[in-house]
Context: one part of a larger RNA
RNA sequence: GACGAACGCUGGCGGCGUGCUUAACACAUGCAAGUCGAACGAUGAAGCUACAGCUUGCUGUGGUGGAUUAGUGGCGAACGGGUGAGUAAUACGUGAGUAACCUGCCCUUGUCUUUGGGAUAAGCCUGGGAAACUGGGUCUAAUACCGGAUAUUCUGCUUUCAUCGCAUGGUGGGGGUUGGAAAGGGUUUCUGGAUAGGGAUGGGCUCACGGCCUAUCAGCUUGUUGGUGGGGUGAUGGCCUACCAAGGCGUCGACGGGUAGCCGGCCUGAGAGGGUGACCGGCCACAUUGGGACUGAGAUACGGCCCAGACUCCUACGGGAGGCAGCAGUGGGGAAUAUUGCACAAUGGACGCAAGUCUGAUGCAGCGACGCCGCGUGGGGGAUGAAGGCUUUCGGGUUGUAAACUCCUUUCAGUACAGAACAAGGCCUUUUUGGUUGAGGGUAUGUGCAGAAGAAGCGCCGGCUAACUACGUGCCAGCAGCCGCGGUAAUACGUAGGGUGCGAGCGUUGUCC
Numbered sequence: 001g002a003c004g005a006a007c008g009c010u011g012g013c014g015g016c017g018u019g020c021u022u023a024a025c026a027c028a029u030g031c032a033a034g035u036c037g038a039a040c041g042a043u044g045a046a047g048c049u050a051c052a053g054c055u056u057g058c059u060g061u062g063g064u065g066g067a068u069u070a071g072u073g074g075c076g077a078a079c080g081g082g083u084g085a086g087u088a089a090u091a092c093g094u095g096a097g098u099a100a101c102c103u104g105c106c107c108u109u110g111u112c113u114u115u116g117g118g119a120u121a122a123g124c125c126u127g128g129g130a131a132a133c134u135g136g137g138u139c140u141a142a143u144a145c146c147g148g149a150u151a152u153u154c155u156g157c158u159u160u161c162a163u164c165g166c167a168u169g170g171u172g173g174g175g176g177u178u179g180g181a182a183a184g185g186g187u188u189u190c191u192g193g194a195u196a197g198g199g200a201u202g203g204g205c206u207c208a209c210g211g212c213c214u215a216u217c218a219g220c221u222u223g224u225u226g227g228u229g230g231g232g233u234g235a236u237g238g239c240c241u242a243c244c245a246a247g248g249c250g251u252c253g254a255c256g257g258g259u260a261g262c263c264g265g266c267c268u269g270a271g272a273g274g275g276u277g278a279c280c281g282g283c284c285a286c287a288u289u290g291g292g293a294c295u296g297a298g299a300u301a302c303g304g305c306c307c308a309g310a311c312u313c314c315u316a317c318g319g320g321a322g323g324c325a326g327c328a329g330u331g332g333g334g335a336a337u338a339u340u341g342c343a344c345a346a347u348g349g350a351c352g353c354a355a356g357u358c359u360g361a362u363g364c365a366g367c368g369a370c371g372c373c374g375c376g377u378g379g380g381g382g383a384u385g386a387a388g389g390c391u392u393u394c395g396g397g398u399u400g401u402a403a404a405c406u407c408c409u410u411u412c413a414g415u416a417c418a419g420a421a422c423a424a425g426g427c428c429u430u431u432u433u434g435g436u437u438g439a440g441g442g443u444a445u446g447u448g449c450a451g452a453a454g455a456a457g458c459g460c461c462g463g464c465u466a467a468c469u470a471c472g473u474g475c476c477a478g479c480a481g482c483c484g485c486g487g488u489a490a491u492a493c494g495u496a497g498g499g500u501g502c503g504a505g506c507g508u509u510g511u512c513c
Base pairs, nucleotide, nucleotide: 001512002511003510005509006508007507008506009505012375013374014373015372016371017370018368019367020333025331026330027329029328030327031326034075035074036073039072040071042069047064048063049062050061051060052059053058054057082286083285084284092210093209094208095207096206097205098204101203102202106199107198108197109196110195111194112193113192114148115147116146117145123138124137125136126135127134128133154179156177157176158175159174160173161172162171163170164169184191185190212258213257214256219249220248221247224246225245226244227243228242229241230240231239261283262282263281264280265276266275267274268273288309289308290307291306292305311322312321313320314319339365341364342363343362347361348359349358350357351356378408379407380406381405388399389398390397391396412454414449415448416447417446418445422440425437426436427435428434457502458501459500460499461498462483463482464481468497469496470495471494472493478485479484
């Protein structure tokens, strides 16, 4: 000097930040991922309308209308948010490679959107179960599912030509052959589907170099190192497998052990360096513990599935349910760390043509002097140098212009009134005009009012180190960062007066330079 700090004493206001470093301990409760009726069948409210009944303002029936949603289907749920347990390298950082790869939504270019079929959920009927849930029968739709046709610069095989390179090879053109697509919906413009190419974005894989401690760890290794054939993957590869060879790594520290998420950064320092990885940003890993795959463009998936373990809960004992390292909150641990708040108004995200819905992301508010910064607690005059305190050589000195008194001012707090921007935009509309949309917030801010009125402490005073006297105590009580003070005149202990330093803070402790 610094801190995600804690503790002691004290504490007026505001702005901006920041707040479980310990038990990756266990969790009550609420919320944190939905959306689309312009994909689909069903359901069909209000209103409007026609007819009938009459109790003359209601009821019934039909039509129109579409609110509403459980279900099928699509997209999303792999983002966003949390944590740092594991990991010393399947991680990270920097720089390359991919002629060994993938990429939903988005942009762009070309071509096409043809013809059929059978189911099933919901519904209805009927069973089982305490529940979670689940069985059977029957009916039905689709942008759900399955065939056929056609198709390129697509795929596989084969053949040929040109060209290029970086070894395997790449790119482009031609011929033959094989296999493959599609879906409709709204109507006012439209929007979707299929296929092929390009782009963008996001990823996968590979290589080089770099960054901890330990030799009281010196040898390690059998899929181990390489090859061939095969399998597997989007893709290379012992990634896996059969066979063959006997290799591969290591004192330039292999192997083992310990510790640890990595970086941009942050702290310190003149720098070199040392320490560190809270907040914010990038990457990685994890989601009660361990294992597994499914779906999908993308997961080996925090709020999905299956199995096993531990734990908790319900039960009719047959069987079931759960996972806060999301936001709040609870218990526990601890020196120690906040509200079971408001809103989607803004920014961003998901879905939707849109209106809009959802969003504990986010924007705000609350709590904490935890940090940084700013402001205030008044200003001018005022000597009989008042009283009181302390001290004294008893003359005085000091507190001290300090107070009183007088003249002013009113920041902040208080109070009264007015009162934003953030709303560019979106939406509605009698569509060129008007209306509507703000959580924060009656907040910020402005104007007025009253009165010095409501607002100062903490450490230290032997030397280092700015600041001294009196009394008490008597190697006691105590102090102390180091040197050291205290045994009867203590500037070093305790109290008082005075002084000094910083100041809404001041000290102490811990850690780093």
A computed fold for a 513-nucleotide part of an RNA from an uncultured bacterium, annotated as small-subunit ribosomal RNA, 5' domain.
Model confidence (mean pLDDT): 83 of 100.